[in-house]
RNA sequence: AAAAGGCAAACUUGUCGAAAGACAAGGACGCAAAACUAGAGGGCCUUCUCGUUACAGCGAAUGGCAGCCAGUUACCGAA
Numbered sequence: 001a002a003a004a005g006g007c008a009a010a011c012u013u014g015u016c017g018a019a020a021g022a023c024a025a026g027g028a029c030g031c032a033a034a035a036c037u038a039g040a041g042g043g044c045c046u047u048c049u050c051g052u053u054a055c056a057g058c059g060a061a062u063g064g065c066a067g068c069c070a071g072u073u074a075c076c077g078a079a
Base pairs, nucleotide, nucleotide: 006031007030011026012025013024014023015022016021029067035072036071037070041069042068043065044064045063049060050059051058052057
C1' cells in the first nucleotide's frame, strides 16, 4: 500500500452545574494518536466565591478545555 477495526464536531433531547462545561442517547464536521496527562509547561474559557471599587466594572481558580500547542505511550503495515 491494502484490509480490518476505532473515535465523533455542529445540532437535538435528557440529566448535572452559578457558569464555563461534563455525561447519556441520537447525529457525522472531521481525526493516524480526535488515546492518556489540566498533582505543577504554555495557552484558552468561566466567576458560585473572594479581593477591590467610581457600585459600572476590574483582578484571582480552588472550576473547566487534551478536537489549541506541548509531553507520554501506542494498533495494522506491501515494496
A computed fold for a 79-nucleotide RNA from uncultured Paenibacillus sp., annotated as c-di-GMP-I riboswitch aptamer. Model confidence (mean pLDDT): 84 of 100. NCBI's taxonomy places the organism under Bacteria, Bacillota, Bacilli, Paenibacillaceae, Paenibacillus. It matches the Rfam family "c-di-GMP-I riboswitch aptamer". Its family is annotated with cyclic-di-GMP binding in the Gene Ontology.